[in-house]
Molecule: c-di-GMP-I riboswitch aptamer
Organism: Bacillota bacterium
RNA sequence: UUAAAUAUUUGGCAAACUUAUCGAAAGGUAGGGACGCAAAGCUAGAGGGUCUAAGUAAUUUUUAUAUGACAGCCAGUUGCAAAU
Repeated sequence: UUAAAUAUUUGGCAAACUUAUCGAAAGGUAGGGACGCAAAGCUAGAGGGUCUAAGUAAUUUUUAUAUGACAGCCAGUUGCAAAU
């Protein structure tokens, strides 16, 4: 000096809940907030799965249905800093 492993620290993201706002809903966005995360980055017509059902249809006070959503469910893909 280079590479690898382990540990600690710093930096990153941000569940529940909550405030505002958009939405028929699921849910999204922004602020607060931290349960957790080394991919909790990205991808939702062209993988599976889950949620919702405005509209539509039917055997109509119910059921079915995505053209609406979820990437912090699996999956695919890119990538992973500094100090001791």